[in-house]
Context: one part of a larger RNA
């Protein structure tokens, strides 16, 4: 290869979008490319294989049949799959009317709190620890009280609450701007799924450039601990962390679980709509899109999953093949660097 298989033993791309591909709803009719049936040519001989013959037998040689599961070119059928032309609404969308909601982008404004400078009262301590020092402080700290400046996060609300494809999102107001639900009725009419390559988002750190810079704080300094202490502990501190542009493409980017559909017992909470019902209430019941916890069949090597499956099926992509060397070398590609990406083998067990 085949095949098995990817929640945790190896193994779902960090998430979207999307191009070639692959797949693809209901019905009519046509068609005859796939399909299926017969013909008719071919499909060399030996060999295999079934039966006869010859060597005392066999092996060997032979005759003859099958068989060569193929190709062609021709006829017939039309179920399904494909093409063509109609024509449908269940999937897919568009219009309307609503609802929620830390989705994103910019601009303003706000309070508490820290830190710092001014000033005021007012005196020996203050901080700091497991004890202490290093540190501040009679040039008047710390505490208090008023005033100012500046940057950064928004406490309570806060919820296995809410939004977003992921990352991620949390003061408040306005402007701009995607999404998602619900309801009813029109209307397009299969316009749909997945997506190799592509392409765009993507925490943290980190890197250019030019702002900021209050707190924390790598690095460093200095005090402790210690046999030592390039740590843990304290005191200090620069990069950083924060904005603007621009790069960088990683993460336990986790649900360690790709995306779409269909089905397949229940029970108990939660959030956004709709609905009935009646005693109108902190009400009951049902529908419906999220999210949480229990459990049945079922599946799992168990754990455990269990309508948000890891059940049952299907479509489509990734991806894996013993452990080490290795995510490494090399070579490619992309980056200013750091570095990412892709991705070996020799040798070992």
């Nucleotide at each position: 290869c085949u095949g098995g298989g990817c929640g945790u033993a190896a193994a779902g791309c960090g998430c979207g979008c999307g191009u070639a591909g692959g797949c693809g709803g209901u019905u009519a009719u046509c068609u005859a490319a796939g399909c299926g049936a017969g013909a008719u040519g071919u499909g060399a001989a030996a060999g295999c294989c079934c039966u006869g013959g010859g060597c005392u037998u066999a092996a060997c040689c032979u005759g003859g049949g099958a068989a060569c599961u193929g190709c062609a070119u021709u006829u017939c059928g039309a179920a399904c799959u494909g093409g063509g032309u109609g024509a449908c609404u269940a999937g897919a969308g568009u219009a309307c009317a609503g609802c929620a909601g830390a989705g994103g982008a910019u601009a303003g404004u706000g309070g508490a709190a820290u830190u710092u400078c001014a000033g005021g009262u007012g005196u020996a301590g203050c901080g700091g620890u497991g004890a202490a020092a290093u540190g501040c402080g009679u040039a008047g700290a710390g505490a208090u009280c008023u005033g100012a400046a500046g940057g950064a996060a928004c406490a309570u609300c806060a919820g296995u609450g809410g939004c977003g494809a992921a990352g991620g999102c949390g003061a408040c107001u306005g402007u701009c701007u995607g999404g998602g639900c619900u309801g009813a009725u029109a209307c397009u009419g299969a316009c749909g799924c997945u997506g190799a390559g592509g392409u765009g988002c993507g925490a943290a750190a980190g890197c250019g450039u030019g702002g900021g810079g209050a707190g924390c704080a790598a690095a460093c300094a200095g005090g402790a601990u210690u046999a030592g202490a390039u740590a843990c502990c304290c005191u200090g501190g620069u990069a950083g962390u924060c904005c603007a542009c621009g790069c960088c493409g990683u993460a336990a980017a986790c649900g360690a679980u790709g995306u779409c559909u269909a089905c397949u017992a229940g029970c108990c909470g939660u959030u956004g709509g709709g609905g009935u019902c009646c005693u109108u209430g902190a009400g009951a019941c049902u529908u419906u899109a999220g999210u949480g916890g229990c459990g049945c069949a079922g599946c799992u090597a168990a754990c455990g999953c269990a309508c948000u499956a890891a059940g049952u099926a299907g479509a489509c992509c990734g991806c894996c093949u013993g452990g080490g060397g290795a995510g490494u070398a090399c070579g490619g590609u992309c980056g200013c660097a750091a570095g990412a990406u892709u991705a070996a083998a020799a040798c070992u067990c």

Notes: Small-subunit ribosomal RNA, central domain from Sessilibacter corallicola, 349 nucleotides, folded computationally. The coordinates come from a structure-prediction model, not an experiment, and the mean pLDDT is 89. Its Rfam family is "Bacterial small subunit ribosomal RNA". Rfam links the family to the GO terms structural constituent of ribosome and ribosome. Taxonomically the source falls in Sessilibacter (Bacteria, Pseudomonadota, Cellvibrionales, Cellvibrionaceae).